Model confidence (mean pLDDT): 85 of 100. This is a predicted structure of a 347-nucleotide part of an RNA (small-subunit ribosomal RNA, central domain) from an uncultured bacterium. The full RNA is in RNAcentral, with records from ENA and Greengenes. It matches the Rfam family "Bacterial small subunit ribosomal RNA".
Context: one part of a larger RNA
RNA sequence: CUGGGUGUAAAGGGAGAGUAGAUUCAUGGGCUAGUAUGAUGUGAAAACCCGGGGCUCAACCCCGGGUCUGCAUUGGAAACUGUUCAUGUAGAGUGAUGGAGAGGUAAGAGGAAUUCCUAGUGUAGCGGUGAAAUGAGUAGAUAUUAGGAGGAACACCAGUAGAGAAGGCGGUUUUGUGGACUGUAACCGACGAUGAGGCAAGAAAGCGUGGGGAGCCAACAGGAUUAGAUACCCUGGUACUCCCCGCUGUAAACGAUGAGUAAUAGGUGUCGGAGGUUACCCCCUUAGGUGCCGCAGCUAACGCAUUAAGUUCUCCGCGGGGGAGUAGGCAGGCAAGUGUGAAACUC
Numbered sequence: 001c002u003g004g005g006u007g008u009a010a011a012g013g014g015a016g017a018g019u020a021g022a023u024u025c026a027u028g029g030g031c032u033a034g035u036a037u038g039a040u041g042u043g044a045a046a047a048c049c050c051g052g053g054g055c056u057c058a059a060c061c062c063c064g065g066g067u068c069u070g071c072a073u074u075g076g077a078a079a080c081u082g083u084u085c086a087u088g089u090a091g092a093g094u095g096a097u098g099g100a101g102a103g104g105u106a107a108g109a110g111g112a113a114u115u116c117c118u119a120g121u122g123u124a125g126c127g128g129u130g131a132a133a134u135g136a137g138u139a140g141a142u143a144u145u146a147g148g149a150g151g152a153a154c155a156c157c158a159g160u161a162g163a164g165a166a167g168g169c170g171g172u173u174u175u176g177u178g179g180a181c182u183g184u185a186a187c188c189g190a191c192g193a194u195g196a197g198g199c200a201a202g203a204a205a206g207c208g209u210g211g212g213g214a215g216c217c218a219a220c221a222g223g224a225u226u227a228g229a230u231a232c233c234c235u236g237g238u239a240c241u242c243c244c245c246g247c248u249g250u251a252a253a254c255g256a257u258g259a260g261u262a263a264u265a266g267g268u269g270u271c272g273g274a275g276g277u278u279a280c281c282c283c284c285u286u287a288g289g290u291g292c293c294g295c296a297g298c299u300a301a302c303g304c305a306u307u308a309a310g311u312u313c314u315c316c317g318c319g320g321g322g323g324a325g326u327a328g329g330c331a332g333g334c335a336a337g338u339g340u341g342a343a344a345c346u347c
Stems, first nucleotide, its partner, number of pairs: 005318002007302002012316001016199001021194001023192001025088007033081002035077001037075006048066007091191001093187002095184001098181001103177001106174003110154001115149007126135001162169001206247003210243002215241001220236004258315003262311001266293006273286004297304002320347003329340003
């Protein structure tokens, strides 16, 4: 590089909007760059292939034809690709319609619980475990009642329910705000899909400055267990966990399944719409999501199966196992570490 692949064997970029690129609706007209075709010129000779001939044969040599698949010029062709002009509306988008939603942002007020503080009642126990001990308690604990402080998280509702590109989102009110969906068919008229680089969003942990600190809890200390116990269990406990601003840029970032398009048996739940029928439910139809089962087909099997891993087309990423996500270089980072990313050797 090619063939073949990429759910689980190696392999889908963690996710998006989007540049170049490659790719792309219908109808008609023009052009003719690609395209197919004719002609002309050139494509040295030898070699090669076919036919014939000469050395007694052959190798070898000679003659004729073909080939030299190319390039240039030129004639006409116009289906396809390209290009240009015009038109259209099925794709895409806009408008008006109106219901759903933990979509995101900022600000406020809230109740339950844990802990702590103050005061009352009250007395010898509490806590913890397999059993204990460390621990805390007569300086009055645990329990219980009242008041207060502070931080974090929001029981039930809650649902293979919802919305979001992914990460992720869950008490409540307000604020301004993004997207999707249904039906309508007024407007626009291919404006589309994909997307190398680059760009911005990106859990947890970690890092920097400043706050905050209830509970939990790496490290650490002690008590147990044990042959030992740098653990599991227990008593404590700092960073972290929370907030503002900035950095990091990775995860089994998973559906281990890239995005889009078209057509391809059904059945049964569920979410938000619309239409029909009832005019209360039910039922039927329709496009959009989310599950389960299942045919054809696919698959090494497991399984997938209109939410495809089946059948098509377009575009992107990846490219046998180990060595190795290592070395060296480079880039960005405060650092931690990240991105890019080999080879020898070996199977």